[in-house]
C1' cells in the first nucleotide's frame, strides 16, 4: 500500500428495513437420486473513537490478512 460485508466467493451507496452467486434447509417433482423449480432462512457490514441531523461508506487508533 490493498483488504475485512450471509456459510462460501464477492457486490453495495453519507438517507425508507444492506444484495447478487454458490452453498445448505423446506417444498414439488422422481420407485429412489440426481438436475429442474418454488419458498423461507442467514449479516447489526473485524473492534473501538471522531464528523455528521445521519455512516457499512469519510477521518484516527488497534486487530487480522495480502
Nucleotide at each position: 500500500c490493498g483488504g475485512a460485508u450471509a456459510g462460501c466467493u464477492c457486490a453495495g451507496u453519507g438517507g425508507u428495513u444492506a444484495g447478487a452467486g454458490c452453498a445448505a434447509u423446506u417444498g414439488c417433482u422422481u420407485g429412489g437420486a440426481a438436475a429442474g423449480c418454488a419458498a423461507a432462512a442467514a449479516g447489526c457490514c473485524g473492534a473501538g473513537g471522531g464528523u455528521u441531523c445521519a455512516a457499512u461508506c469519510c477521518c484516527c487508533u488497534c486487530u487480522c490478512u495480502g